[in-house]
RNA sequence: UCCGCGAUAGCUCAAUGGUGGAGCAUCCGGCUGUUAACCGGAGGGUUGCAAGUUCGAGUCUUGCUCGCGGAGCCA
Numbered sequence: 001u002c003c004g005c006g007a008u009a010g011c012u013c014a015a016u017g018g019u020g021g022a023g024c025a026u027c028c029g030g031c032u033g034u035u036a037a038c039c040g041g042a043g044g045g046u047u048g049c050a051a052g053u054u055c056g057a058g059u060c061u062u063g064c065u066c067g068c069g070g071a072g073c074c075a
Base pairs, nucleotide, nucleotide: 001071002070003069004068005067006066007065010024011023012022013021018055026042027041028040029039030038048064049063050062051061052060
């Protein structure tokens, strides 16, 4: 330098172009003599950044940033 994949809640991951969710964690409550476990609930989101297409973009297009993998160049 080129190619591929990826970036979404604190973490790990979903979401057919049509209301962004789940598990774990956190907080509150229930249960229990207590803790753990279990049950219920709540809070938590600039979908990496900037544009474009579209009635509508996490999803499609372009550029950029970062991460992983591969190839190549110089020495």
Predicted 3D model of a 75-nucleotide RNA (transfer RNA) from Ignavibacteria bacterium RIFOXYB12_FULL_35_14. It matches the Rfam family "tRNA". About the family: Transfer RNA (tRNA) molecules are approximately 80 nucleotides in length. Their secondary structure includes four short double-helical elements and three loops (D, anti-codon, and T loops). Further hydrogen bonds mediate the characteristic L-shaped molecular structure. tRNAs have two regions of fundamental functional importance: the anti-codon, which is responsible for specific mRNA codon recognition, and the 3' end, to which the tRNAs corresponding amino acid is attached (by aminoacyl-tRNA synthetases). tRNAs cope with the degeneracy of the genetic code in two manners: having more than one tRNA (with a specific anti-codon) for a particular amino acid; and 'wobble' base-pairing, i.e. permitting non-standard base-pairing at the 3rd anti-codon position. Rfam classes the family as a transfer RNA. Its mean pLDDT, the model's own confidence on a scale to 100, is 81.